[in-house]
Predicted 3D model of a 477-nucleotide part of an RNA (small-subunit ribosomal RNA, 3' major domain) from an uncultured organism. The prediction has a mean pLDDT of 85. The RNAcentral record of the full RNA draws on ENA and SILVA.

Context: one part of a larger RNA
RNA sequence: UGACGGGGGCCCGCACAAGCGGUGGAGCAUGUGGCUCAAUUCGAGGCAACGCGAAGACCCUUACCCGGACUUGACAUCGAGCGACCGGCGUGGAAACACGCCUUUCCCUUCGGGAACGCGAAGACAGGUGCUGCAUGGCUGUCGUCAGCUCGUGCCGUGAGGUGUUCGGUUAAGUCCGGCAACGAGCGCAACCCGUAUUGUCAGUUGCCAUCAGGUAGAGCUGGGCACUCUGGCGAGACUGCCCGUGUCAAGCGGGAGGAAGGCGCGGAUGACGUCAAGUCCGUAUGGCCCUUACGUCCGGGGCUGCACACGUGCUACAAUGGGCGGCACAGAGGGCAGCGAACCUGCGAAGGCAAGCUAAUCCCAGCAAACUCGGCGGCAGCUCAGAUCGCAGCCGGCAACUCGCCUGCGGGAAGGAGGAAUCGCUAGUAAUCUCCGCCCAGUAUAAGACGGCGAAUCCGUUCCCGGGCCUGUACA
Numbered sequence: 001u002g003a004c005g006g007g008g009g010c011c012c013g014c015a016c017a018a019g020c021g022g023u024g025g026a027g028c029a030u031g032u033g034g035c036u037c038a039a040u041u042c043g044a045g046g047c048a049a050c051g052c053g054a055a056g057a058c059c060c061u062u063a064c065c066c067g068g069a070c071u072u073g074a075c076a077u078c079g080a081g082c083g084a085c086c087g088g089c090g091u092g093g094a095a096a097c098a099c100g101c102c103u104u105u106c107c108c109u110u111c112g113g114g115a116a117c118g119c120g121a122a123g124a125c126a127g128g129u130g131c132u133g134c135a136u137g138g139c140u141g142u143c144g145u146c147a148g149c150u151c152g153u154g155c156c157g158u159g160a161g162g163u164g165u166u167c168g169g170u171u172a173a174g175u176c177c178g179g180c181a182a183c184g185a186g187c188g189c190a191a192c193c194c195g196u197a198u199u200g201u202c203a204g205u206u207g208c209c210a211u212c213a214g215g216u217a218g219a220g221c222u223g224g225g226c227a228c229u230c231u232g233g234c235g236a237g238a239c240u241g242c243c244c245g246u247g248u249c250a251a252g253c254g255g256g257a258g259g260a261a262g263g264c265g266c267g268g269a270u271g272a273c274g275u276c277a278a279g280u281c282c283g284u285a286u287g288g289c290c291c292u293u294a295c296g297u298c299c300g301g302g303g304c305u306g307c308a309c310a311c312g313u314g315c316u317a318c319a320a321u322g323g324g325c326g327g328c329a330c331a332g333a334g335g336g337c338a339g340c341g342a343a344c345c346u347g348c349g350a351a352g353g354c355a356a357g358c359u360a361a362u363c364c365c366a367g368c369a370a371a372c373u374c375g376g377c378g379g380c381a382g383c384u385c386a387g388a389u390c391g392c393a394g395c396c397g398g399c400a401a402c403u404c405g406c407c408u409g410c411g412g413g414a415a416g417g418a419g420g421a422a423u424c425g426c427u428a429g430u431a432a433u434c435u436c437c438g439c440c441c442a443g444u445a446u447a448a449g450a451c452g453g454c455g456a457a458u459c460c461g462u463u464c465c466c467g468g469g470c471c472u473g474u475a476c477a
Base pairs, nucleotide, nucleotide: 001477002476007472008471009470010469011468012467013466015462016461019426020425021424022423023422026316027315028314029313030312031311032310033309034307035306042053043052064302065301066300067299068298069297070296073125077124078123081119082118083117087102088101089100090099091098092097107114108113127291128290130289131288132287136285138280139279140278141276143274148187149186150185151184152183153182154163155162156161167178168177169176193268194267195266196265198236199235200234201233202232203231204230207226208225212223213222214221239262242256243255244254245253246252318419323377325375326374327373334365335364336363339358340357344353345352346351385416389412390411391410392409393408394407396405433453434452437449
């Protein structure tokens, strides 16, 4: 100087406690281990791998396996020669492709030729998701949004180094104040950025009968108007500014007034020096090594979806605060031209037919909602709970749903009676509960992302568990 302790002191965090809801039991979805397999491609491994890379595996993707093919190659640059290119047909074939045939005569030109493209000799070279993340760049996770990590000069010490950064208060904070052999400074903290909460102003092809007129079965539907709502640009507003108390009369803390909002208003973006030889050579880049008629490339099919098991993350339930039927109400944020697709017609339905409007505050997805609420049904039962699984009949997109998609209708209807030890999330518009949107995408969502509706309980406290910060003491290096 560090690290460490079942040493001490001080202090934080949904860390415990208090409370609400879960997981662990069931069925299914998904990821992983294991097993199996011709292959079940590879990576990720306590926290910080396991709905992770996958923001979309029937072919493609695809890196794996089997088989059929190619060798200057699927792709780039150079290049002798031939032909414009493109396109079509036949035979063989699972296709890739092989062989043969037909058609076409473009652009520029100094008439030699040249450009794009195709065929093609030899060769330089291409190519590799092959290895090494213990050779690397870049990016990322984590401690941790924790309050720390350092420097210049000075001073102290033989030196490593110390001081500053310790101390007394205070703060979310090395935040600020006071003191001090220190005085300053940098990276962090905070603020500057975005959203949200109040309001003014400017602007009105959304909004409004507010006001006037017309009009309808109904409707801002029409004329008209920017008042209101809203949209979005510029401002205002919050600063412990004011008052009382407390305090070293400092920083600050407690209370109050006013205010839409207080003492960091709330949320986001933002991640210091560094740690884990953490992760990634399969995003890309890249050193070295390795393959070169194959470890490269094309194609058909299969596999990544296999199933005695085990674990993680979820969805749906076990019901009456519920289920089914009928009536009825209220969002926000998004997406749309190879697209969203109204109305109408057909179908029980998935959907189909026809087709208006919309490059969208205008039309559509979408009457957008669902939980909610009103009415009557079932009456505690494996049931009018639950929906796995199975049979039959269909729809869709796609070259193609056997392996292996989604959805619909009818019929049958499994486990499940609130889940052992153990374990997770959450402090407010949060948890719990309810739908909606959209990314990837031909099709496929219980995932991930995002939006709103409804809307709690509890926090005595810091002894204990976990993680962390500062000071101190010491066996250890």